[in-house]
RNA sequence: UCUUAUCAAGAGUGGUGGAGGGAUAUGCCCGAAGAAACCCAGCAACCUAAGUGGAUGAAUGAUUGUUAUCCAUUGCAAGGUGCUAAAUCAUACAGAGUGUAACGCUCUGAGAGAUGAGA
Repeated sequence: UCUUAUCAAGAGUGGUGGAGGGAUAUGCCCGAAGAAACCCAGCAACCUAAGUGGAUGAAUGAUUGUUAUCCAUUGCAAGGUGCUAAAUCAUACAGAGUGUAACGCUCUGAGAGAUGAGA
């Protein structure tokens, strides 16, 4: 860089540290009642143990059964990541609906971003 899945759930009154942080811009927030970072702890279940159901394919003369892939679902937590304010904090581009004196509001999709897995 490309592909693909997910992003409204969940998780700390801990220790060190000592002024920043929430990707970018704008806004709006968090922060000396302690930011970032590190450690510990925790959450979750992407990689991942083990099942159940379904679809498709393969071998077989055919059925049962077997096996491979995919989908749905239950589910373990040792290891590799990740995560632990606010929906990815809101908006950003396009479309639809609706409304105001003006500013707007709602929904859908895209883009951007984050994380995993694969290349």

A computed fold for a 119-nucleotide RNA from Paenilisteria portnoyi, annotated as SAM riboswitch aptamer (S box leader). Rfam family: SAM riboswitch aptamer (S box leader). Rfam's curators write: The SAM riboswitch is found upstream of a number of genes which code for proteins involved in methionine or cysteine biosynthesis in Gram-positive bacteria. RNAcentral holds the sequence, with entries from MGnify. The organism belongs to Paenilisteria, within Bacteria.